About this RNA: Bacterial RNase P class A from an Actinomycetota bacterium, 392 nucleotides, folded computationally. Model confidence (mean pLDDT): 78 of 100. Rfam family: Bacterial RNase P class A. Gene Ontology terms of the family: dimeric ribonuclease P complex, tRNA processing and ribonuclease P activity. The gene name in the source record is rnpB. Lineage of the source: Bacteria > Bacillati > Actinomycetota.
[in-house]
RNA sequence: GGAGCCGGCCGGGCGGCCGCGGCCGUUCAACCGACCGGUCGAGGAAAGUCCGGACUCCACAGGGCAGGGUGCUGGGUAACGCCCAGGCGGGGUGACCCGCGGAGAGCGCCACAGAGAACAGACCGCCCCGCAGGGGGUAAGGGUGAAACGGUGAGGUAAGAGCUCACCAGCGGGCCGGGUGACCGGCCUGGCUCGGCAAGCCCCACCCGGAGCAAGGCCAAGCAGGGAGCGUUCGAGGGCGGCCCGUCCGAUGCUCCCGGGUAGGCCGCACGAGCGGCGCCCGUGGUACCGGGGCGCUGCCGGGGUCGCGCAGCGAUGCGCGGUUCAGAGAGAUGGCCGCCGCCGGCCCGCGAGGGCCGGUACAGGAUCCGGCUUACAGGCCGGCUCCUUCC
Numbered sequence: 001g002g003a004g005c006c007g008g009c010c011g012g013g014c015g016g017c018c019g020c021g022g023c024c025g026u027u028c029a030a031c032c033g034a035c036c037g038g039u040c041g042a043g044g045a046a047a048g049u050c051c052g053g054a055c056u057c058c059a060c061a062g063g064g065c066a067g068g069g070u071g072c073u074g075g076g077u078a079a080c081g082c083c084c085a086g087g088c089g090g091g092g093u094g095a096c097c098c099g100c101g102g103a104g105a106g107c108g109c110c111a112c113a114g115a116g117a118a119c120a121g122a123c124c125g126c127c128c129c130g131c132a133g134g135g136g137g138u139a140a141g142g143g144u145g146a147a148a149c150g151g152u153g154a155g156g157u158a159a160g161a162g163c164u165c166a167c168c169a170g171c172g173g174g175c176c177g178g179g180u181g182a183c184c185g186g187c188c189u190g191g192c193u194c195g196g197c198a199a200g201c202c203c204c205a206c207c208c209g210g211a212g213c214a215a216g217g218c219c220a221a222g223c224a225g226g227g228a229g230c231g232u233u234c235g236a237g238g239g240c241g242g243c244c245c246g247u248c249c250g251a252u253g254c255u256c257c258c259g260g261g262u263a264g265g266c267c268g269c270a271c272g273a274g275c276g277g278c279g280c281c282c283g284u285g286g287u288a289c290c291g292g293g294g295c296g297c298u299g300c301c302g303g304g305g306u307c308g309c310g311c312a313g314c315g316a317u318g319c320g321c322g323g324u325u326c327a328g329a330g331a332g333a334u335g336g337c338c339g340c341c342g343c344c345g346g347c348c349c350g351c352g353a354g355g356g357c358c359g360g361u362a363c364a365g366g367a368u369c370c371g372g373c374u375u376a377c378a379g380g381c382c383g384g385c386u387c388c389u390u391c392c
Stems, first nucleotide, its partner, number of pairs: 001388010012341007020041006027034002043363001047374002050372005055212004067208005072086005087100005101203002106201002108197003123142002125138005150168006169193002171190008216267004225258006237249004271302002274300009285290001303326010342361008
């Protein structure tokens, strides 16, 4: 200098103008509300809704079947199909990446090509017999295929073949040693040479009740239902701006109560049914004294996010201390324009430092909350490591 591997991070800044949603306050209005001020207001993925949990309702003695899921080992975690560390196999020169129960329990399948594809197999070749058509032997050699039933050498043979032997490789069995374990190492032994697929059924081990915030709870118009009362020229009730008079309307009507509950509203829900102090208000249990509830201000304790530090651990992670912070709907709020500065790309000017012009600045946005995974993303930044080349 070039090519890569792994991990982590950012993903615009400032100002002006016009806007948006929640909450609080002033003023006005008082039916909705209006104005001004303050304060808070999306992401690394808020996304896909794939996995796990919290929470809610329903179901549930216990066990089993069915069904679904997961699948090397150990650990982390509230839990997981996630994460960390390790084991084995495969790929890569390497940093590193990818995969993972059982095929010796059973069934099933293995396209095309090929003579033959799982009880192996005779197409060519080789050997023997036969005059020949042909018959027999042979898995050493050729050919097909993703895959053809160990490799090398010697013996053996008509030619051959684990047919026999030596060594090697694999597999099974036994013993010893190491490791929590997956597994690893060593020795002995059996000629045992045995194919693959479990994302086809299946077997084994472990896990799983169902639905989901449109969960669920509370309040509750109107209509309908039930009950009681009043009333039909002895007139309930209603209209004529309040009252009286008056006048008009007026009868399966009017008023009240009840339960379920629709529209609609509130809660869930945006830190906590936590502990205390002060002030105001409300019931009324109670003789007094005490006790209860609501609102506001405030102190303490506890919780979540984030940042920093420390400790334990290889690590995931856990614990402790400190700072800071706590969006929340109505199926719909965070935006737009302009200027300056960043960043990236192109062109031009300049010996150079640099300057000018043009273009771009992504993916995408909560809706009960949280932990993961996956996917999308303009443009960048940081750290560690590997290989090649060159120079000293």